[in-house]
RNA sequence: GGCGAGGUAGCUCAGUUGGCUAGAGCCGUCGGUUCAUACCCGGAAGAUCGUGGGUUCGAGUCCCACCCUCGCUA
Numbered sequence: 001g002g003c004g005a006g007g008u009a010g011c012u013c014a015g016u017u018g019g020c021u022a023g024a025g026c027c028g029u030c031g032g033u034u035c036a037u038a039c040c041c042g043g044a045a046g047a048u049c050g051u052g053g054g055u056u057c058g059a060g061u062c063c064c065a066c067c068c069u070c071g072c073u074a
Base pairs, nucleotide, nucleotide: 001073002072003071004070005069006068007067010026011025012024013023019057029043030042031041032040050066051065052064053063054062
């Protein structure tokens, strides 16, 4: 350099042919339970979906460029 996979919450990931409020688990936090801690149960918070454009009534999802990570290849 060429080809391919990936980038979504602090961490690990899901998101079905574009459709109404973007979810789960873990961690942390608040509450319950306990004499107390842990386990367990419940609540709330947390993501401008890598960046910038484009298409569309509507984009995490489609198109283009760029950035980053990993793999294959020369």